A computed fold for a 125-nucleotide RNA from a Chthonomonadaceae bacterium, annotated as SAM riboswitch aptamer (S box leader).
It matches the Rfam family "SAM riboswitch aptamer (S box leader)". Rfam's curators write: The SAM riboswitch is found upstream of a number of genes which code for proteins involved in methionine or cysteine biosynthesis in Gram-positive bacteria.
Its mean pLDDT, the model's own confidence on a scale to 100, is 80.
The organism belongs to Chthonomonadaceae, within Bacteria.
[in-house]
RNA sequence: UUCUUAUCAAGAGUGGUCGAGGGAUCCGGCCUGACGACGCCACAACAACCACCCGCGCUUCAAGGCGAGGGCAGGUGCUAAUUCCGGGCAGUGUGCAAUGUAUUCUGCAAACUGCCAGAUAAGAG
Numbered sequence: 001u002u003c004u005u006a007u008c009a010a011g012a013g014u015g016g017u018c019g020a021g022g023g024a025u026c027c028g029g030c031c032u033g034a035c036g037a038c039g040c041c042a043c044a045a046c047a048a049c050c051a052c053c054c055g056c057g058c059u060u061c062a063a064g065g066c067g068a069g070g071g072c073a074g075g076u077g078c079u080a081a082u083u084c085c086g087g088g089c090a091g092u093g094u095g096c097a098a099u100g101u102a103u104u105c106u107g108c109a110a111a112c113u114g115c116c117a118g119a120u121a122a123g124a125g
Base pairs, nucleotide, nucleotide: 001125002124003123004122005121006120007119008118013043014042015041016040017039021032022031023030026087027086028085029084044079046077049075050074052071053070054069056067057066058065059064083117088115089114090113091112092111094109095108096107097106
């Protein structure tokens, strides 16, 4: 750096250092920051993806594989606000407008879902 899979409405801060922006990127909004943010370091916390341990179910002749659960905390991660909110594409129903007998079609609005983007883990290149 690329690909694949899973998750992203929960949870969890103190001290030191630095000195002006920060909330990934562009735009808009909204927050946050000299009562010192962001970043870095130390310790602590949270969580449980991987590892490890324990039995259970399915499958297999077996080895093994798959699934759900419990424990632990070694490798990561994380500790303002839903990934802070919206945007681009597609879909669903609702409301409004126009046309119309009505349906279909069109436009707008807010909502929801999926994709896209991003983050993290694990695996592969």